Context: one part of a larger RNA
RNA sequence: UGACGGGGACCCACACAAUCGGUGGAUUAUGUGGUUUAAUUCGAUCAACGCGAAGAACCUUACCAGGGUUUGACAUACCAGAAAUCUUUCAGAAAUGGAAGAGUGCUUAUUAUUUCAAAUAAUAAGAGUCUGGGUACAGGCGGUGCAUGGCUGUCGUCAGCUCGUGCUUUGAAGUGUAUGGUUAAGUCCCAUAACGAGCGCAACCCUCGUCUUUAGUUAAUUACUCUAAAGAGACUGCCCGUGUAAGCGGGAGGAAGGUGAGGAUGACGUCAAGUCAGCAUGCCCCUUACAUCCUGGGCGACACACGUAAUACAAUGGUUGGGACAAUCAGUAGCGAUCUCGUGAGAGCUAGCCAAUCUGCUAAACCCAACCUCAGUUCGGAUUGCAGGCUGCAACUCGCCUGCAUGAAGCCGGAAUCGAUAGUAAUCGCAGGUCAGCUAUACUGCGGUGAAUACGUUCCUGGGUCUUGUACA
Numbered sequence: 001u002g003a004c005g006g007g008g009a010c011c012c013a014c015a016c017a018a019u020c021g022g023u024g025g026a027u028u029a030u031g032u033g034g035u036u037u038a039a040u041u042c043g044a045u046c047a048a049c050g051c052g053a054a055g056a057a058c059c060u061u062a063c064c065a066g067g068g069u070u071u072g073a074c075a076u077a078c079c080a081g082a083a084a085u086c087u088u089u090c091a092g093a094a095a096u097g098g099a100a101g102a103g104u105g106c107u108u109a110u111u112a113u114u115u116c117a118a119a120u121a122a123u124a125a126g127a128g129u130c131u132g133g134g135u136a137c138a139g140g141c142g143g144u145g146c147a148u149g150g151c152u153g154u155c156g157u158c159a160g161c162u163c164g165u166g167c168u169u170u171g172a173a174g175u176g177u178a179u180g181g182u183u184a185a186g187u188c189c190c191a192u193a194a195c196g197a198g199c200g201c202a203a204c205c206c207u208c209g210u211c212u213u214u215a216g217u218u219a220a221u222u223a224c225u226c227u228a229a230a231g232a233g234a235c236u237g238c239c240c241g242u243g244u245a246a247g248c249g250g251g252a253g254g255a256a257g258g259u260g261a262g263g264a265u266g267a268c269g270u271c272a273a274g275u276c277a278g279c280a281u282g283c284c285c286c287u288u289a290c291a292u293c294c295u296g297g298g299c300g301a302c303a304c305a306c307g308u309a310a311u312a313c314a315a316u317g318g319u320u321g322g323g324a325c326a327a328u329c330a331g332u333a334g335c336g337a338u339c340u341c342g343u344g345a346g347a348g349c350u351a352g353c354c355a356a357u358c359u360g361c362u363a364a365a366c367c368c369a370a371c372c373u374c375a376g377u378u379c380g381g382a383u384u385g386c387a388g389g390c391u392g393c394a395a396c397u398c399g400c401c402u403g404c405a406u407g408a409a410g411c412c413g414g415a416a417u418c419g420a421u422a423g424u425a426a427u428c429g430c431a432g433g434u435c436a437g438c439u440a441u442a443c444u445g446c447g448g449u450g451a452a453u454a455c456g457u458u459c460c461u462g463g464g465u466c467u468u469g470u471a472c473a
Base pairs, nucleotide, nucleotide: 001473002472003470004469005468007467008466009465010464011463012462013461015457016456019420020419021418022417023416026311027310028309029308030307031306032305033304034302035301042052043051063297064296065295066294067293068292069291072137076136077135078133079132080131081130082129085102086101087100088099089098090097091096106126107125108124109123110122111121112120113119114118139286140285142284143283144282148280149279150275151274152273153271155269160199161198162197163196164195165194166175167174168173180189181188205263206262207261208260210232211231212230213229214228215227216226235257238251239250240249241248242247313413317372318371319370320369321368322367323366329360330359331358334353335352339348340347341346379410384405385404386403387402388401389400390399426449427448428447429446430445431444432443
């Protein structure tokens, strides 16, 4: 000087407390451990576990079994040959191997014919593609994240981390950055052997909330709403109190008040944290195999354990009928109205739309009426049987959806534990990405309805500043 203390003082945070709703019990979905397996590919373990994966039937795919190839699936260079390419067919699980047919191209130059242009033919060169050969080489999701770059997590959006000169000390170092007050903040004020400065804080950026001006297609209308461009507006600016000041408390006006709300933004560093499987890359290793092609299987197994979710256990409810109100967003290999058929999933025909125009698109919770009357039920929907639909070469392993039937556990969950302070929690639906389809109950957004509580800082957890102790570095 740090680190640590079941030392001290002060301060902060959904840290506790107060309140609301969950998890832990059930079933299912999903991830992980374990076990099993020919293989259940790999990584991630406090900060992993609906994570990489914004989508494993084949492909993906890295794993396993079997069948193949060896200059190779892919790149560049050399030599030789051939138009490329297309169609049919045989063997085979396919990869692959064999056979038959069609097919002589493109660009440039020269020559010949007919000639206004131009067309045709021959020769040569070139580009591109394919086949064969041999050699340099290719290839590796093989190892090392403890050789690395880049990127990321974490403490933590915590308020800290440092430097120059000066001063103090024998020196490591200290001071500045300590006291007092204040702040969300090393924010600012006062004081001061310090005076300044840098990275952080704040502000500058984006969205939302108010107003003004301008503009108005796709709209009945652009006056309003809306759309989208430019501005205005908030600064403790004004008043009162308090204070040396910074500031704090209250008030006015205002759409908004003291950081207006949300986002983006993550200092010096810590953990040899994570990633060689996103990419790049040193070294090591394989080179008829640790490379590569194909078929099938596996990644989906299942005594069990854990995490994260969905649905419930019902009457603030369930079912049936009727009625009302959104906002994001997406669409041409696409979204697909209307109409017809079907109980339905869907099917048929097809209009419109590259979209403020057309379509997805009837939001659901909610309101009205009726039934149910506290039961394992008209709760709950797992599981299973049958019959169908869709995507796709192909749904057995292993997809989703529909109809009929079936109707399991579950009557609010032990110890323990999580989230949340306002348009938040809770609750209700909608959309999108990935995507042929889908295992989405996930993730990312969007709007609808819309609370309770905070006395306070004794305690638990984490953090900051100062101080103290130390046989630790």
About this RNA:
A computed fold for a 473-nucleotide part of an RNA from a metagenome, annotated as small-subunit ribosomal RNA, 3' major domain. The coordinates come from a structure-prediction model, not an experiment, and the mean pLDDT is 82. The full RNA is in RNAcentral, with records from SILVA.